[in-house]
RNA sequence: CCAGAGGGUCGGGCGGCCGCGGGUGUCUUCGGACACGCGAGGAAAGUCCGGGCUCCACGGAAACGACGGUGGCGGGUAACGCCCGCCGGGGGUGACCCCAGGGACAGUGCAACAGAGAGCAGACGUCCGGGUUUCGGCCCGGUCAUGGUGAAAGGGUGCGGUAAGAGCGCACCGCGCGACCGGUAACGGAAGCGGCACGGUAAACCCCACCGGGAGCAAGACCGAAUAGGGACGGCACAUGGGCCUCGUUCCGGCCCGUCGUCCGGGUUGGUUGCUGGAGGCGGCGCGCAAGCGUCGUCCUAGAGGAAUGGUCGCCUAUCCGCGUUCGCGCGGUGGACAGAACCCGGCUUACAGACCCUCUGGCGCU
Numbered sequence: 001c002c003a004g005a006g007g008g009u010c011g012g013g014c015g016g017c018c019g020c021g022g023g024u025g026u027c028u029u030c031g032g033a034c035a036c037g038c039g040a041g042g043a044a045a046g047u048c049c050g051g052g053c054u055c056c057a058c059g060g061a062a063a064c065g066a067c068g069g070u071g072g073c074g075g076g077u078a079a080c081g082c083c084c085g086c087c088g089g090g091g092g093u094g095a096c097c098c099c100a101g102g103g104a105c106a107g108u109g110c111a112a113c114a115g116a117g118a119g120c121a122g123a124c125g126u127c128c129g130g131g132u133u134u135c136g137g138c139c140c141g142g143u144c145a146u147g148g149u150g151a152a153a154g155g156g157u158g159c160g161g162u163a164a165g166a167g168c169g170c171a172c173c174g175c176g177c178g179a180c181c182g183g184u185a186a187c188g189g190a191a192g193c194g195g196c197a198c199g200g201u202a203a204a205c206c207c208c209a210c211c212g213g214g215a216g217c218a219a220g221a222c223c224g225a226a227u228a229g230g231g232a233c234g235g236c237a238c239a240u241g242g243g244c245c246u247c248g249u250u251c252c253g254g255c256c257c258g259u260c261g262u263c264c265g266g267g268u269u270g271g272u273u274g275c276u277g278g279a280g281g282c283g284g285c286g287c288g289c290a291a292g293c294g295u296c297g298u299c300c301u302a303g304a305g306g307a308a309u310g311g312u313c314g315c316c317u318a319u320c321c322g323c324g325u326u327c328g329c330g331c332g333g334u335g336g337a338c339a340g341a342a343c344c345c346g347g348c349u350u351a352c353a354g355a356c357c358c359u360c361u362g363g364c365g366c367u
Stems, first nucleotide, its partner, number of pairs: 001363010012316007020039002023036005041338001045349002048347005053216004067212005072086005087101001088099004102207002107205002109201002124147003127142006155173006174196001175194003180189003220273004230264007241257005280299008317336001320333005
C1' cells in the first nucleotide's frame, strides 16, 4: 500500500428571529403576561421474548393430565428464547464465522423422480455352474465383484480364496464396545476386545428433562357536577282515577302510583393521580479470562393526552455531481441517513447517507 476479520464511538456545528409543551419565580383586572431554565433515539420502530407494577381468578402445599415454550456443558442475571466462557460438528490459507446442538434398539410414519431393488433389502446387463439348442438364444440356480440409477444401495484398499464371488480368511485404514486416565461438566485420550452390525429423517407424530395462572396504564385508584333515575326518613294530600292482593263480577279492606324537604348510594361528560429517580448514567478502585459483581465519588436527563420537541435566515462543513489539475488540490452547484417518545426496565430483530477510532489476519514492497 492492497484485500479482509472483529469491536466501539458519532450520526451535522455555531448564531439571529418567530413559535410549541412541561417546570420554577414575579406580577395579575384571575383571562393571562413577563423572565429564567429544560424538552426524542441508537434504534424512541417491530411488539418477538423476559421482568417490574396493577387488577382479576385461586384456601395452602404437592402430584398428574392438556396446551404452549425451551433443549451440548458451565457461569452471569430480577428473569429470559439474552449475554460470556468452553465443548462438539461444519466453512475459511488466516483473523474469524455458522449450527433448534437431547433421544432413531419405546412405538408410529415418511422418502418425489430415477432405478432390478428404498427397509424383516435387491438380480436389469456383465460374470459363474447346470440343463437345453435350430448355435441366435432360452430355462433353472449362484453371486453382489462390476456397470447403470439415486440425496442415500448394508465399510474402503490390497493379497489370498472361489466355478464366479462375498469379512469367506488375513494385513492396514475406518467403525462399534471399551477397562483405565484427564476434566466441575459437555467432552477428550486410550490398553484391549469385536469381522462389521444397529442406514436417514424428531423446525414429522412421539419420548425425556425443565419452564409457564389470565389480562394489560384504554391496567388501576381518587374527586365528582347540571339534568334524569334509585333508596331511606319525615311533612302534606289521599279521590270522582289507575294498578296489585287466585279465573270472572260486585262490595269491603290493605298496599302502591302524587307532591315537598332532608340524607344516602351508584354513576356519564370532566378533573386529579398512576407518571417517571431507575435492576439509572458517567468515572475511579477491587474481584473475575469474560459476561458481570462489589464499593466509593459524581450527575439528574421529556412527561404530552389528538398528543410539544418546529419553522425560517446567515456563516461553516460531511457527502454527492460537474469542470479544471502541477494529482497535493482548486472552482462552481447541491445541502444531511433511518426514523421519531406515550407506564417503565433487560434483551432480540429490523432500518440507517456518511464520518472517525482500536485490535487482528493474508498478500506485496522497502529497511
Bacterial RNase P class A from Sphingomonas sp. Leaf33, 367 nucleotides, folded computationally. The organism belongs to Sphingomonas, within Bacteria. The RNAcentral record of the sequence draws on ENA and Rfam. Its Rfam family is "Bacterial RNase P class A". Rfam classes the family as a ribozyme. Its family is annotated with tRNA processing, dimeric ribonuclease P complex and ribonuclease P activity in the Gene Ontology.